[in-house]
Predicted 3D model of a 72-nucleotide RNA (transfer RNA) from Syntrophothermus sp. DTU052.
Its Rfam family is "tRNA". By type it is a transfer RNA.
The organism belongs to Syntrophothermus, within Bacteria.
RNA sequence: GCGCGGUUAGCUCAGAGGAAGAGCACCUCCUUGACGCGGAGGGGGUCAUAGGUUCAAGUCCUAUACCGCGCA
Numbered sequence: 001g002c003g004c005g006g007u008u009a010g011c012u013c014a015g016a017g018g019a020a021g022a023g024c025a026c027c028u029c030c031u032u033g034a035c036g037c038g039g040a041g042g043g044g045g046u047c048a049u050a051g052g053u054u055c056a057a058g059u060c061c062u063a064u065a066c067c068g069c070g071c072a
Stems, first nucleotide, its partner, number of pairs: 001071007010024004018055001026042005048064005
């Protein structure tokens, strides 16, 4: 340099055009002498960045950045 894959909650990841989710973590309450476990509830996201397509974009297209793999 070229090709491919990835970037979504604190972490690991779903979501393949129409109201952003799960598990773990965090907070509150119940339970306990207390902690943990368990139960109930809750908060948390400029969907890497910028453009474009569309009535509508996390999702499709382009460029850029970063990470990984391969080729040279």